[in-house]
RNA sequence: GGAGUCGGCCGGACAGUCGCCCCCGCGCCCGCCGCGGGGGAGGAAAGUCCGGGCUCCACAGGGCAGGGUGCCAGGUAACUCCUGGGGGGCGCGAGCCCACGGAAAGUGCCACAGAAAACAUACCGCCAACCUCCGUCGCGAGACGGAGCGGUAAGGGUGAAAUGGUGCGGUAAGAGCGCACCGCGCCGGUGGUAACACCGGUGGCAUGGCAAACCCCACCCGGAGCAAGACCAAAUAGGGGGGCAUCCGGCUGCGGCCGGGGCGUGCGGCCCGCACGCGUCCCCGGGUAGGUCGCUCGAGGUGCGCGGUGACGCGCAUCCUAGAUGAAUGGCUGUCCUCGACAGAACCCGGCUUACAGGCCGGCUCCCCGC
Repeated sequence: GGAGUCGGCCGGACAGUCGCCCCCGCGCCCGCCGCGGGGGAGGAAAGUCCGGGCUCCACAGGGCAGGGUGCCAGGUAACUCCUGGGGGGCGCGAGCCCACGGAAAGUGCCACAGAAAACAUACCGCCAACCUCCGUCGCGAGACGGAGCGGUAAGGGUGAAAUGGUGCGGUAAGAGCGCACCGCGCCGGUGGUAACACCGGUGGCAUGGCAAACCCCACCCGGAGCAAGACCAAAUAGGGGGGCAUCCGGCUGCGGCCGGGGCGUGCGGCCCGCACGCGUCCCCGGGUAGGUCGCUCGAGGUGCGCGGUGACGCGCAUCCUAGAUGAAUGGCUGUCCUCGACAGAACCCGGCUUACAGGCCGGCUCCCCGC
């Protein structure tokens, strides 16, 4: 100098002016009035994909169903997150990626091609030791050639994947048939909390792949969500209780009381019957409109120290940092610059994922050059 990788940070600046939401103080003619002061979006406020707090409902315990998670250890309120480690893959490397339990419990699938895609099998090929037949040669034993019955899985071919791999021996040709090394299974030992690694022995190999296919195993999970939920509480209508009132008749101590009727509703196919209601006043309770709370001080931020490889934890000091509910956080002007991306809180918090103009800082790796 170039290429790359990992981590952290910023996300136009300043001033004036006019507005908007919230808080505090003061004033008055008391109302969301006036004046003054203070605060006012993000790293993702987003997607709403996980986890928790909080609230209401449900709940003895357990099981089924359903869903989720899936190497080990730790962190955490919890997690599918994070940290450290193990294993596998990629990269020269820094580093990156992994849904990483079980395929000898069962079921299913493996297109095309191919003999065969999993009880096995043989297209081309290789072989002719053994058996049968034919031919030639030979006195004969037999030799050679061909065919059949066969042997084989080396080599070729198909495929994403082909029944452990490489080498030597062996053989008619071959083959874990034998051996060495590697791989794999089993057993033991050593190290490690563990995942796992290493070492030794042993088995000739049995077990193709797919479980984000069904499934099996282990562990976890009650439902709904701030329109949760709580409180205050009109007008109108409706509900409950009580008093008074009525068309006719009767009684009366003139306040009313009793009986009958009318209309309506319910039971009923209809009649009878039964129950309730009719107008007005008072009281009670529920809900709606509206208002208040929930609402932002919290698993909080910053700094320092200590413990830990780290995630994180502990202690001390310090700070308060939007809270709306038709829903504020904006408009204009001026100056400057590198001319400004993605994007707007709605109960809160921890994560993940996705979007993002441009810029700054740091660690590390590889290559080239110079000293």
This is a predicted structure of a 371-nucleotide RNA (Bacterial RNase P class A) from a Chromatiaceae bacterium. Its Rfam family is "Bacterial RNase P class A". Rfam classes the family as a ribozyme. Rfam links the family to the GO terms tRNA processing, ribonuclease P activity and dimeric ribonuclease P complex. About the family: Ribonuclease P (RNase P) is a ubiquitous endoribonuclease, found in archaea, bacteria and eukarya as well as chloroplasts and mitochondria. NCBI's taxonomy places the organism under Bacteria, Pseudomonadati, Gammaproteobacteria, Chromatiales, Chromatiaceae.